[in-house]
RNA sequence: GGGCCUAUAGCUCAGUGGUUAGAGCUGACGACUCAUAAUCGUCUGGUCGCAGGUUCGAGCCCUGCUGGGCCCA
Numbered sequence: 001g002g003g004c005c006u007a008u009a010g011c012u013c014a015g016u017g018g019u020u021a022g023a024g025c026u027g028a029c030g031a032c033u034c035a036u037a038a039u040c041g042u043c044u045g046g047u048c049g050c051a052g053g054u055u056c057g058a059g060c061c062c063u064g065c066u067g068g069g070c071c072c073a
Stems, first nucleotide, its partner, number of pairs: 001072007010025004018056001027043005049065005
C1' cells in the first nucleotide's frame, strides 16, 4: 500500500427497514439465613464509534473517516 470482517449498557452479545432498543453477567436495594454464600424479586444503566446520504421511516441499507482483528504484498 491492497483486500475482508467488525464497532449496540461497565463486560459478553442478541436485534427481518416499522414506532418502548433487549438478554445474560456485573452493580444497588429487598426477601430468605444467626450470619455469609447460593437462590428469588425489584431497580439502575444506551446520543447504537463519528459525519453525511437513501427512505414516509435507519441500530439495520449506501459513502467517507476513526478504532480493533485477519489475510496478501
This is a predicted structure of a 73-nucleotide RNA (transfer RNA) from an uncultured Lentisphaeria bacterium. The coordinates come from a structure-prediction model, not an experiment, and the mean pLDDT is 83. Rfam family: tRNA. The family's RNA type in Rfam is transfer RNA.